[in-house]
RNA sequence: GCGCUCGUAGCUUAAUUGGAUAAAGCAUCAGAUUGCGGAUCUGACGACUGUGAGUUCAAGUCUCACCGAGCGCA
Numbered sequence: 001g002c003g004c005u006c007g008u009a010g011c012u013u014a015a016u017u018g019g020a021u022a023a024a025g026c027a028u029c030a031g032a033u034u035g036c037g038g039a040u041c042u043g044a045c046g047a048c049u050g051u052g053a054g055u056u057c058a059a060g061u062c063u064c065a066c067c068g069a070g071c072g073c074a
Stems, first nucleotide, its partner, number of pairs: 001073007010026004019057001028044005050066005
């Protein structure tokens, strides 16, 4: 330099062929329980989806350009 794959809460993943108010687990916080913890149960908080454009009535999903990560070739 070229090609391929990927980028969604602090972390790990969902999101049906483009169609809900983007879902869950762990973590965190609060409460219940306990002599205190742990475990368990209940609740809460947290992402406008890497950035910017485009297409569309509608984009996490399609297109383009960048940025970043990984793999391959040179």

Model confidence (mean pLDDT): 81 of 100. This is a predicted structure of a 74-nucleotide RNA (transfer RNA) from a Candidatus Levyibacteriota bacterium. Rfam family: tRNA. About the family: Transfer RNA (tRNA) molecules are approximately 80 nucleotides in length. It is annotated as a transfer RNA. It was read from a public genome assembly. NCBI's taxonomy places the organism under Bacteria, Bacteria candidate phyla, Candidatus Levyibacteriota.